Predicted 3D model of a 499-nucleotide part of an RNA (small-subunit ribosomal RNA, 5' domain) from an uncultured bacterium. Rfam family: Bacterial small subunit ribosomal RNA.

Context: one part of a larger RNA
RNA sequence: GAUUAACGUUGGUAGUAUGCCUAACACAUGCAAGUCGAGCGGAAAGUAAUAGCAAUAUUGCUUUUAGCGGCGAACGGGUGAGUAAUACUUAUUUUACUUGCCAAUUAGUGGGGGAUAGCCAUUGGAAACUUUGGGUAAUACCGCAUUUGUUACUUAGUAAUGAAAGGGAACCGCAAGGUUCUCGCUAGUUGAUAGGGAUAAGUCGUAUUACUUAGUUGGUGGGGUAAUGGCCUACCAAGACAAUGAUGCGUAGCCAGCCUGAGAGGGUGAAUGGCCACAAGGGAACUGAGACACGGUCCCUACUCCUACGGGAGGCAGCAGUGGGGAAUUUUUGGCAAUGGGGGAAACCCUGACCGAGCAAUACUACGUGAAGGAGGAAGGUCUACGGAUUGUAAACUUCUUUACUUGGAUGUACUCCUUAAAGCUUGCAUCCGAGCAAAAAGUCACGACUAACUAUGUGCCAGCAGUCGCGGUAAGACAUAGGUGGCGAACGUUAUCC
Numbered sequence: 001g002a003u004u005a006a007c008g009u010u011g012g013u014a015g016u017a018u019g020c021c022u023a024a025c026a027c028a029u030g031c032a033a034g035u036c037g038a039g040c041g042g043a044a045a046g047u048a049a050u051a052g053c054a055a056u057a058u059u060g061c062u063u064u065u066a067g068c069g070g071c072g073a074a075c076g077g078g079u080g081a082g083u084a085a086u087a088c089u090u091a092u093u094u095u096a097c098u099u100g101c102c103a104a105u106u107a108g109u110g111g112g113g114g115a116u117a118g119c120c121a122u123u124g125g126a127a128a129c130u131u132u133g134g135g136u137a138a139u140a141c142c143g144c145a146u147u148u149g150u151u152a153c154u155u156a157g158u159a160a161u162g163a164a165a166g167g168g169a170a171c172c173g174c175a176a177g178g179u180u181c182u183c184g185c186u187a188g189u190u191g192a193u194a195g196g197g198a199u200a201a202g203u204c205g206u207a208u209u210a211c212u213u214a215g216u217u218g219g220u221g222g223g224g225u226a227a228u229g230g231c232c233u234a235c236c237a238a239g240a241c242a243a244u245g246a247u248g249c250g251u252a253g254c255c256a257g258c259c260u261g262a263g264a265g266g267g268u269g270a271a272u273g274g275c276c277a278c279a280a281g282g283g284a285a286c287u288g289a290g291a292c293a294c295g296g297u298c299c300c301u302a303c304u305c306c307u308a309c310g311g312g313a314g315g316c317a318g319c320a321g322u323g324g325g326g327a328a329u330u331u332u333u334g335g336c337a338a339u340g341g342g343g344g345a346a347a348c349c350c351u352g353a354c355c356g357a358g359c360a361a362u363a364c365u366a367c368g369u370g371a372a373g374g375a376g377g378a379a380g381g382u383c384u385a386c387g388g389a390u391u392g393u394a395a396a397c398u399u400c401u402u403u404a405c406u407u408g409g410a411u412g413u414a415c416u417c418c419u420u421a422a423a424g425c426u427u428g429c430a431u432c433c434g435a436g437c438a439a440a441a442a443g444u445c446a447c448g449a450c451u452a453a454c455u456a457u458g459u460g461c462c463a464g465c466a467g468u469c470g471c472g473g474u475a476a477g478a479c480a481u482a483g484g485u486g487g488c489g490a491a492c493g494u495u496a497u498c499c
Stems, first nucleotide, its partner, number of pairs: 001498003005495005012367006018360002020325001025323003029320003034071003039068002042065010078278003087203008097195002102191008110144001112142002119134003124129001149161005166183007204250003212240002216238008253275004257268004280301005303314004331357001333356003339353001340351004370400004380391004405436009443488005448469003454483005464471002
């Protein structure tokens, strides 16, 4: 000098940041990922018209939506356990690769089929859930046709393989339907973005760790992958690494940065940003453009909970919050108004991301606790050589100012949609202009030397102090108290850690 600090004493305001470093310990409760009716058939409610005496039926419109379907859920958010190299950083490379949504562009969007959920009925079960039958729709699913494409062989030909889905608005029409626009769908090409892979160098300690290795090192055939490759497999060869430190053990997320320092260097990796890894412990795949998936699935383990004992449910290292651990770390808050994200044609919905507020002197910065005048140098305190000295212009007193606080007024205040008419009404915030009150607001550590700052009393090697040297055994400037003084100041001191 610095700190995600803690502790002691004290504590006025504002702004900006920061806030479990320990138990990757266990978690009550609420919320944190939904959305689309302009993909689909239903259901419910309301309303209007028509028919009817009525019940009601049909049709249209509006609202809501369990289910099927689409997209999203792989982002965003958390944590740093593991990892010493499958990571990170800096370069190079991929003729060995993928890429949903987005942008550009080319061609197409023809004709069919069978199911299934919801629903109705029904079986079993305490529940979680579940069985069977009936019937139904689609931008769900499956064929056929066509074809740029792909593959193989040959060289512009042949063979094989190989797509699709419709919705909405306006206009026209008696209707069937048609036209235009728009959102889609299929196959390709290009781009953008995002990722996968490879190579090289660098990246802590330990030799009181010296050898390690059989898919091991290489080759051939095959498999697998989006893709190279012992990635996997069969066979063949016997290699490969290592004192330029292999292998083992310990420790550790890496970086931009941050702290320190004149620099070289040393330390560190909180917050913010990039990358990686993980999601109770371990393993596995499914879906998908993308996961081997925090709030998905399956299995094993430990733990917790429910149970009718047959069986089930769960995963805060998301935001709050609880217990525990600890020297120690906040509210079970408001809002989607802004920024961003998901869905949607849009309105809009969702968003503990985010933006705000709350708590904490945790840090930094700024402001204040008044300003000017005021000597009989008041009283009181302390010291005293009893003359006085000091506290001290300090106070009182006079005049003034008002950041804060209280109060009054003025101005400004976004996007979308609809409309082309009006209103910034209310609340909040910001800025400006007035009114009132010196009113609410100073401590802490030190005073032997280092080191700025001294006397008195008490104590008597006691009580105590102490960073080092060292003080204290009767005149202690070093202990304790008081007065005074010095330092810093809403803080001051101590402890811990780094330079």